[in-house]
Context: one part of a larger RNA
RNA sequence: UUGGGUUUAAAGGGUGCGCAGGCGGCCGUGCAAGUCAGCGGUGAAAGCCCGGGGCUCAACCCCGGAAGUGCCGUUGAUACUGCAUGGCUGGAAUGCGGUCGAGGCGGGCGGAACGUGGCGUGUAGCGGUGAAAUGCGUAGAUAUGCCACAGAACGCCGAUAGCGGAGGCAGCUCGCCAGGCCUGCAUUGACGCUCGGGCACGAAAGCGUGGGGAUCGAACAGGAUUAGAUACCCUGGUAGUCCACGCCGUAAACGAUGGGCGCUCGUCGUCGGCGACAGACCGUCGGCGGCCAAGCGAAAGCGAUAAGCGCCCCACCUGGGGAGUACGGUCGCAAGGCUGAAACUC
Numbered sequence: 001u002u003g004g005g006u007u008u009a010a011a012g013g014g015u016g017c018g019c020a021g022g023c024g025g026c027c028g029u030g031c032a033a034g035u036c037a038g039c040g041g042u043g044a045a046a047g048c049c050c051g052g053g054g055c056u057c058a059a060c061c062c063c064g065g066a067a068g069u070g071c072c073g074u075u076g077a078u079a080c081u082g083c084a085u086g087g088c089u090g091g092a093a094u095g096c097g098g099u100c101g102a103g104g105c106g107g108g109c110g111g112a113a114c115g116u117g118g119c120g121u122g123u124a125g126c127g128g129u130g131a132a133a134u135g136c137g138u139a140g141a142u143a144u145g146c147c148a149c150a151g152a153a154c155g156c157c158g159a160u161a162g163c164g165g166a167g168g169c170a171g172c173u174c175g176c177c178a179g180g181c182c183u184g185c186a187u188u189g190a191c192g193c194u195c196g197g198g199c200a201c202g203a204a205a206g207c208g209u210g211g212g213g214a215u216c217g218a219a220c221a222g223g224a225u226u227a228g229a230u231a232c233c234c235u236g237g238u239a240g241u242c243c244a245c246g247c248c249g250u251a252a253a254c255g256a257u258g259g260g261c262g263c264u265c266g267u268c269g270u271c272g273g274c275g276a277c278a279g280a281c282c283g284u285c286g287g288c289g290g291c292c293a294a295g296c297g298a299a300a301g302c303g304a305u306a307a308g309c310g311c312c313c314c315a316c317c318u319g320g321g322g323a324g325u326a327c328g329g330u331c332g333c334a335a336g337g338c339u340g341a342a343a344c345u346c
Base pairs, nucleotide, nucleotide: 004317005316006315007300008299012314014201015200016199017198021194022193023192025088026087027086028085029084030083031082033081034080035077036076037075038074039073040072041071042070049065050064051063052062053061054060091191092188093187094186095185096184097182098181099180100179103177104176105175106174107173108172109171110154115149116148117147118146119145120144121143125136126135162169163168206247207246208245209244210243211242216240220236221235222234223233258313259312260311261310262309263308266291267290268289269288270287271286272285273284274283275282295302296301319346320345321344328339329338330337331336
């Protein structure tokens, strides 16, 4: 390479947009590049294959033929692909109407709790644990009442629920932006799918500058435990956790399952819409779940949300360790990211 694979054995890119590329709906007409056929040329010799011959045979050698999947030319065919052109509406998209949601951004507001401060009540302890101690407290703590300030997060509702491309999204409210779904009609008329490179987004931690700092809390200190205890437990506590702007670009970024389209029994629940209706029941479209037929699978299991049956495109795998290391390149302020070996060894 061919072939085979990628839920869990090695293997799906974190996600999206999208240029090139690959692939592409229905009907007609033209062309004839791909495709198919006839004919011609070429396809050196030797070799292979067939026939015949020469060395006593054979190996070896000689003669003739065939073949030579290919290429070129020419004549033709037109189903399929392609190119051109005309048309279509089922794919795709747009508009009108309705609806849904913790989808995003910005502003305003709210209550509970923790903490701190002030004033009051009150007195000998509080706190913490397996038990303690460090710690706090007669300069009046803990507890309790009122007032004030500050930061962060939003109990119940709450779901086996919803939204988003992923990361992710939850107090209330206002404004702005985006999206999905449904119904009937209208419009465009294949405008589509995928996507190397590229661009954008991307939890937490981390980094830069400035702000903020209630809680929690790496590091650190102390108290315990222990043979030790650089831990688990306790008392404190800095960075951080929060905000603005700019970086970083990783993850068990998981459904460990790339995207798209079509096809293949049923059943139960639930969310959104529509239809019908009597507020039951029911149908249908789009989601989210449970159990299963066929089928698939090494099994576990999957099973219209496929891991079934097919087609298109991308990404990735090829024994373990060495190693996601070294070197080089590139990106980054750094941390480090991306790309990514070999010797050697089992």
Model confidence (mean pLDDT): 90 of 100. The part of an RNA shown here (small-subunit ribosomal RNA, central domain) has 346 nucleotides and comes from an uncultured bacterium. The RNAcentral record of the full RNA draws on ENA and SILVA.